[in-house]
Parts: sequence; structure tokens; C1' cells
RNA sequence: AGCCCAUCCCCGGGGAGCCAUGCGGCUGAGAGGGGCAGGUAGCGCUGCCCGACCCGUCGAACCUGAACCCGUUAACACGGGCGGAGGGAAGGGUCGCUCGCCAAGC
Repeated sequence: AGCCCAUCCCCGGGGAGCCAUGCGGCUGAGAGGGGCAGGUAGCGCUGCCCGACCCGUCGAACCUGAACCCGUUAACACGGGCGGAGGGAAGGGUCGCUCGCCAAGC
């Protein structure tokens, strides 16, 4: 100096479905745990903050197309397609490896 992985710091991105309802069940890493505010007769609900989890360009985390298409399921989920299509959030330290240079010792 370069490179990849791991790790740490700090920062950033993201979603929360189905089962009529849900202190129950399913898939999943995660299916909204806590607080505040708005709204409501009261819940449901909405917004913000925090938390858990996943993901950060070697980027299928997640979004768009999409209330998509085929199969399948009670439904979601799942398999395939669309499709490596269009978008999508980083820097630093340490360790490791490689190369080069300098110095010293033998």
C1' cells in the first nucleotide's frame, strides 16, 4: 500500500402478515415489547420516540411493478415465474493475508 474474512466502535436502512375477533394458533430472524401524543363513549386505530430482529453497495433486508401470473393453502405462508428487472442504507479501528520500501542483527 492492497485485499478478504472476522470482530469492535459509531452511524444508517427496513418490515411487522394470515386465521371474522384474539391473553389462543400458523409461517417467519422478526408478525408491534415499552413510553408519549392524537383520536374514540371505550377499544380498535394513527403518529413519534425507544426496544427486539434482519440488513447496509460482494447490497433478494426491504420497496416498486403488484389488488401481478401459474401451482398450492381454509387463508396467510410455501414452490415456480416476473427477475439479477427498476430502486435500495457507511465510515473508521483492530486482527489476518499478500506485495513493496527502509533500518538493524546474523
Source information:
TPP riboswitch aptamer (THI element) from uncultured Novosphingobium sp., 106 nucleotides, folded computationally. It was read from a public genome assembly, where an Rfam model found it. The coordinates come from a structure-prediction model, not an experiment, and the mean pLDDT is 76. Taxonomically the source falls in Novosphingobium (Bacteria, Alphaproteobacteria, Sphingomonadales, Sphingomonadaceae).